The part of an RNA shown here (large-subunit ribosomal RNA, domain IV) has 333 nucleotides and comes from a Candidatus Woesebacteria bacterium.
The coordinates come from a structure-prediction model, not an experiment, and the mean pLDDT is 81.
NCBI's taxonomy places the organism under Bacteria, Bacteria candidate phyla, Candidatus Woeseibacteriota.
Its Rfam family is "Bacterial large subunit ribosomal RNA".
The full RNA is in RNAcentral, with records from ENA.
Context: one part of a larger RNA
C1' cells in the first nucleotide's frame, strides 16, 4: 500500500459528470384498516400510510377468530434462509417483445392499428440454366412491395421538375422494305484497228425515296409519389406595432398544432417558480440561424435495468479522517 470486508462521533450529497458505491426499506408467497391526483374505467395500486404478530384464561363462536383479563422476556416474521426504498414533474418509445454471441439493451428493431401500390391464379412476387420449388395444398376478409406505428384528435397549399398512371391527333424513330441512283467485275451481241461506246444478261457493292411499333416529344391525371411550402417596401390622432396597402418573383409561398426542443448560431435568450446562490430542471413567451403535419403533426393513461430533473429517507460519497478482520505487498530471519 492493495483487495475483500465489520464499525465509527457531529453533520448528511457540502462529494461527483452524476447518490456511482455503499446505506436504508422488510413476515417472498402474513393479518386488519385505509388509500390522491389522473385514466383509454381495466387502471393507477403492495399507491403513500396506520395498526397487530409470543403464552395462559374467560367470554362468545362450528371453526377461522373477535372481546376482555393476566403473564413472561433486551427482544413474539423471538433461530436460520429468504425478502419492495419511496413519492413528484418532464422527455422519448403506446404496450409484453427483439438486438451488435465477447465493449452499446436504447429513445433502435418488431409490434397490433393505418394508408399507397401490385396481384384474376399457370397470380404477382422469390429461388434455380433448366425441370422444379415457394407464393399455397392459399384465391382479392387472399398474397407480395412501400411508408407509417396502439387507442383519441387530426394529416393544409403546391402537379412547374422527376417518377408513375391514362391518352393517343401530331413530330422524331429501329430491324426490315428498296422506287431510284452510283461503283467493281464477268459473259454474249452490235459499232468498232486498238482505246472505247451502246444494249442484254450475271457476280458484287455504295448511298437511298417509300412504309415502318413500342419509347420520346406531346396531352391529362396522380402527394400517406421523389419532393416544395418567398422577398422588399409603406400605413392606425403619444409611442410602439402593422388587422391594411403596394410591388417583384413563384408550380405554390407552410394551414392547424408544436416551439431555446434530443430541433436555437445569437445563447448563461426574456420573465415566472424552485435555491442562500442554479450555463441546470419546469412552466410560459416566439421573425423557428435551420419546426411541421404518415422521412407523420400534437396529446397522452399504462409499461420503461431508458434519459433529464426535484424532495423524502437513507448513509464513511463527502467535511476527514479513524479502528478492527481475512489475505496479500513490504521488512526480517
Nucleotide at each position: 500500500a492493495g483487495u475483500a470486508g465489520u464499525u465509527u462521533a457531529a453533520g448528511g450529497a457540502a462529494u461527483u459528470c452524476g447518490g456511482c458505491a455503499a446505506a436504508a426499506u422488510a413476515g417472498c408467497u402474513g393479518g386488519g384498516c385505509g388509500u390522491a391526483a389522473c385514466u383509454u374505467u381495466g387502471g393507477g395500486a403492495a399507491a403513500u400510510g396506520c395498526c397487530c404478530u409470543c403464552c395462559c384464561c374467560a367470554u362468545c363462536g362450528c371453526a377461522a377468530g373477535a372481546u376482555g383479563g393476566g403473564g413472561c422476556g433486551c427482544a413474539g416474521c423471538g433461530a436460520a434462509u429468504g425478502a419492495g426504498a419511496u413519492g413528484g414533474a418532464g422527455c422519448u418509445g403506446a404496450c409484453u417483445g427483439u438486438u451488435u454471441a465477447c465493449c452499446a439493451a436504447a429513445a433502435a428493431c418488431a409490434c397490433a392499428g393505418g394508408u399507397c401500390u401490385g396481384u384474376g391464379c399457370a397470380a404477382a412476387c422469390c429461388c434455380g440454366c433448366a425441370a422444379g420449388g415457394g407464393g399455397a395444398a392459399g384465391u382479392a376478409u387472399a398474397c407480395g412491395g412501400g411508408c407509417u406505428g396502439a387507442a383519441a384528435c387530426c394529416u393544409g397549399c403546391c402537379c412547374g421538375g422527376u417518377g408513375c398512371u391514362g391518352g393517343a391527333a401530331g413530330g422524331u424513330u429501329a430491324a426490315u422494305u428498296g422506287c431510284g441512283a452510283g461503283g467493281g467485275u464477268g459473259a454474249u451481241u452490235a459499232g468498232u484497228u486498238u482505246a472505247c461506246u451502246a444494249a442484254u444478261u450475271g457476280c458484287u457493292u455504295u448511298c437511298a425515296a417509300u412504309a415502318g411499333a413500342a419509347g420520346c416529344c406531346c396531352c391529362a391525371g396522380u402527394g400517406a409519389a421523389c419532393g416544395g411550402c418567398a422577398g422588399c417596401a409603406g400605413u392606425a390622432a403619444c409611442u410602439a406595432u402593422a388587422a391594411c396597402u403596394g410591388u417583384u418573383c413563384u408550380a405554390a409561398g407552410g394551414u392547424a398544432g408544436c416551439g431555446a426542443a434530443g430541433u436555437a448560431c445569437c445563447u448563461u435568450g426574456u420573465c415566472a417558480c424552485u435555491u442562500a446562490a442554479u450555463u441546470g430542471g419546469u412552466g410560459a413567451c416566439g421573425c423557428g440561424c435551420a419546426u411541421g403535419a404518415a422521412a407523420g403533426g400534437c396529446a397522452c393513461a399504462a409499461c420503461a435495468a431508458g434519459c433529464c430533473u426535484c424532495a423524502u429517507a437513507c448513509u464513511g460519497u463527502c467535511u476527514u479522517g479513524a479502528a478492527c478482520u481475512a489475505c496479500u505487498a513490504c521488512u526480517c530471519g